[in-house]
Annotation
A computed fold for a 75-nucleotide RNA from a Desulfobacteraceae bacterium, annotated as c-di-GMP-I-GGC riboswitch aptamer.

RNA sequence: UCAGAAAAUGCCAAACCUGUUGCGAGGCAGGGACGGAAAGCCGCGGAUCUCUCGAAGAAAGCCGGGUUGCCUGAA
Numbered sequence: 001u002c003a004g005a006a007a008a009u010g011c012c013a014a015a016c017c018u019g020u021u022g023c024g025a026g027g028c029a030g031g032g033a034c035g036g037a038a039a040g041c042c043g044c045g046g047a048u049c050u051c052u053c054g055a056a057g058a059a060a061g062c063c064g065g066g067u068u069g070c071c072u073g074a075a
Base pairs, nucleotide, nucleotide: 001074002073003072004071011036012035016031017030018029019028020027021026034061040067041066042065044064045063046062048058049057050056051054
């Protein structure tokens, strides 16, 4: 630098349930695993969602982009 998720040490954790918080989309904590090779981080573009509808907010596990990084293989 390129390719990848077969294997190993491991990592994250959808739906759902409980508690808590928010008008809401949702957030946080615990349980739980459908999945994930950036399912780490950033609302920058598009799409989506919410409300009190505007100089508002949610969502990074929708697609793209930016940035950092683990493992395996190859050069």